[in-house]
Predicted 3D model of a 346-nucleotide part of an RNA (small-subunit ribosomal RNA, central domain) from an uncultured bacterium. The full RNA is in RNAcentral, with records from ENA, Greengenes and SILVA. Model confidence (mean pLDDT): 91 of 100.
Context: one part of a larger RNA
């Protein structure tokens, strides 16, 4: 629980696509379902409630009236609906450029690092607050030359860019979505959400097969310290990579759902078009930021990228712990995930 909310206070579903259903642009005709008017019939009596009267008062009696509504019939026709029909400004849909780390599959490169071989060289290296554990005369570390092998792409690099999120970053071919912008011409409302449902979904983490340079949960040594199952130091297994399937969670955040539409402006900056008196300028659309005016706010602060003014549609909150837990369903190989109480306590 006919209420007020959801940047931070309890609250926006992680994020799309997309059924029901809910709501919908302007014009005209016609219906008369919704909606107004008017009438008629019904809602027994009695209770109740509301106005009066009777018993001295009340309780208790008696008159009057009344909710909430159904039903039909006549009648209005703005505004909802149903039907026809016609419009472009909402959506889309062609053409022509354009931007990009959107996505997927294969190639290719160059640093670095580690290992493996040779050459030079000799007593150190490494590590730290300072140290030690390692490593080194079996010749390390340093340098040089080859070769090997994974994974990661320094500068460019940006409050830049692209993606619905989750992400995306050398390079180059192939396939492939999506936005922007310009000028028209087509389609006619085709539209916004969107409970259920499908799909995507960062990092760990499972399965199987492979791969393993570095780095590194657990592990083990060494230090610190009273203690030190850390911090710091040397190693080091899973894993971190790849195919292929599961898992479905995050501070999945802009802690801010989506969609139109109004509501001063100033200054960066990416993408695209126009115009000029042409370097640096004006115009204008899209994107991203920063400052800021009404205005809103518990304040911090947002302010045309709204937390401002509204309209539609969905989520979700209602004291604190118990508890995002138990139980039961669904889902997963498990790990667990999803929905989701109580009793008792303050």
């Nucleotide at each position: 629980u006919u209420g007020g909310g959801c940047g931070u206070a309890a609250a926006g579903c992680g994020c799309g696509c997309g059924u029901a259903g809910g709501c919908g642009g302007c014009c005209u005709g016609c219906u008369a379902g919704g909606u107004c008017g008017g009438g008629a019939c019904u809602c027994a009596a009695a209770u109740c409630c509301g106005g009066g009267g009777g018993c001295u008062c009340a309780a208790c009696c008696c008159c009057c009236g009344c909710c909430c509504g159904g039903u039909c019939c006549c009648g209005a026709u703005a505004c909802c609906g149903a039907c026809a029909g016609g419009c472009u400004u909402g959506a889309g849909u062609c053409u022509g450029g354009u931007a990009g780390g959107g996505g997927a599959a294969g190639g290719c490169g160059g640093a670095a690092u580690u290992c493996c071989a040779a050459g030079u060289g000799u007593a150190g290296c490494g590590g730290u607050g300072g140290a030690a554990u390692g490593c080194g005369c079996a010749g390390a570390u340093a340098u040089u030359u080859g070769g090997a092998a994974g994974a990661a792409c320094a500068c460019c690099g940006g409050u830049g860019g692209c993606g619905a999120a989750g992400g995306c970053g050398g390079c180059c071919u192939u396939c492939u979505g999506g936005g922007c912008c310009a000028c028209g011409a087509c389609u006619g409302a085709c539209g916004c959400u969107g409970a259920g449902g499908c799909g995507c979904g960062a990092a760990a983490g499972c399965u199987a097969g492979g791969g393993g340079a570095g780095c590194g949960a657990a592990c083990a040594g060494g230090g610190u310290u009273a203690g030190a199952u850390a911090c710091c130091c040397u190693g080091g297994u899973a894993g971190u990579c790849c195919u292929a399937g599961c898992c479905g969670u995050a501070a999945a955040c802009g802690a801010u759902g989506g969609a139109c539409a109004c509501u001063a402006g100033g200054u960066g900056u990416g993408g695209g078009g126009g115009g000029a008196u042409g370097u640096g300028c004006c115009c204008u659309c899209c994107g991203u930021g920063c400052c800021g005016c009404a205005g809103c706010c518990a304040a911090c602060g947002c302010a045309u990228u709204a937390a401002g003014u509204g309209u539609c549609c969905c989520g979700c909150c209602u004291g604190g712990g118990g508890a995002g837990u138990a139980c039961g369903g669904c889902c997963g190989c498990a790990a667990g995930g999803c929905u989701a109480a109580a009793a008792c306590u303050c």